The prediction has a mean pLDDT of 77. A computed fold for a 110-nucleotide RNA, annotated as TPP riboswitch aptamer (THI element). Its Rfam family is "TPP riboswitch aptamer (THI element)". About the family: Vitamin B(1) in its active form thiamin pyrophosphate (TPP) is an essential coenzyme that is synthesised by coupling of pyrimidine and thiazole moieties in bacteria. The previously detected thiamin-regulatory element, thi box was extended, resulting in a new, highly conserved RNA secondary structure, the THI element, which is widely distributed in eubacteria and also occurs in some archaea. Analysis of operon structures identified a large number of new candidate thiamin-regulated genes, mostly transporters, in various prokaryotic organisms. Its family is annotated with thiamine pyrophosphate binding in the Gene Ontology. The model forms 92% of the base pairs in the Rfam consensus.
[in-house]
RNA sequence: GGGCCAUCCCCGGGGGAGCGCUGGCCUGCGCUUGAGAGGGGGGCAAGAGCCCCCGACCCGCUGAACCUGAUCCGGCUGACACCGGCGUAGGGAGGGAGCGGCCCCAUCUC
Numbered sequence: 001g002g003g004c005c006a007u008c009c010c011c012g013g014g015g016g017a018g019c020g021c022u023g024g025c026c027u028g029c030g031c032u033u034g035a036g037a038g039g040g041g042g043g044c045a046a047g048a049g050c051c052c053c054c055g056a057c058c059c060g061c062u063g064a065a066c067c068u069g070a071u072c073c074g075g076c077u078g079a080c081a082c083c084g085g086c087g088u089a090g091g092g093a094g095g096g097a098g099c100g101g102c103c104c105c106a107u108c109u110c
Base pairs, nucleotide, nucleotide: 001104002103003102004101005100007097008096009095010094011060012059013058014057017032018031019030020029021028024044025043038054039053040052041051042050066091067090068089072085073084074083075082
């Protein structure tokens, strides 16, 4: 001097489901899965199965967080869950600092 990393800062992306009863979009209760299924506000009475804010959680190219295909296919189950496929598929949100760690290069001394 360089590379990588821990770490820190800032920024960004994302989903919020399923089942039973209840029943306007849904609300409430219970159950399930999950990292996460929370809280508040608004809107509509319509194809508006809607929108916003906050919180928690997950993820940011070494990207299966998440979306599309997909109301998908196979296995299993009473059903959900779960397992496999699809899947080397198509998309998908990053910058800075880095005094600590490791490695490399150059130079100096013995």